This is a predicted structure of a 133-nucleotide RNA (c-di-AMP riboswitch aptamer (ydaO/yuaA leader)) from a soil metagenome. The RNAcentral record of the sequence draws on MGnify.
[in-house]
RNA sequence: CGCCGAAUUCCCGGGUGUCGUGCCUGGGAACCGGGGGACCCAAGUUGUUGGGGCGAACCUCGCCUGUGAAGGCGAAGAGCGCUGCUCUUUCCGCGCUAGCCCGUCAGCUAACCCCGGAGGCUUAUGAAAGAGG
Numbered sequence: 001c002g003c004c005g006a007a008u009u010c011c012c013g014g015g016u017g018u019c020g021u022g023c024c025u026g027g028g029a030a031c032c033g034g035g036g037g038a039c040c041c042a043a044g045u046u047g048u049u050g051g052g053g054c055g056a057a058c059c060u061c062g063c064c065u066g067u068g069a070a071g072g073c074g075a076a077g078a079g080c081g082c083u084g085c086u087c088u089u090u091c092c093g094c095g096c097u098a099g100c101c102c103g104u105c106a107g108c109u110a111a112c113c114c115c116g117g118a119g120g121c122u123u124a125u126g127a128a129a130g131a132g133g
Base pairs, nucleotide, nucleotide: 002121003120004119008030009029010028011027012026013025014024015023016022031117032116033115034114035113036112041107050105051102052101053100054099058077060075061074062073063072064071065070078097079096080095081094082093085132086131087130088129089128090127091126
């Protein structure tokens, strides 16, 4: 420089440091993202099979372990990501399908209310069409 992701930019105060660009912290704004929450509509829902949310991270089948819950391996489908001006579509190639949270509770949902703006990564994907810049 660039990539995944909402996870960015700016202003004010305090502290600190440099030749300079900075760093930490408190508050605010813009913008991006998420949740709750009416009528109407939808649904007859839940109770050891609790239910739900963020996220691409799910479905089915076969085999193995296990009392079971569950876990492991494989196949197929589905979803997601990847050169560099940006976006959309298609093809080829490569990779991923985790993790975390709420706490018995939540369908949609205008007004309204609440919350987040982290963390991780590297030299590797090329081509075609269209639009914009």

Its Rfam family is "c-di-AMP riboswitch aptamer (ydaO/yuaA leader)". Rfam's curators write: This family represents a conserved RNA structure found upstream of the ydaO and yuaA genes in Bacillus subtilis and related genes in other bacteria.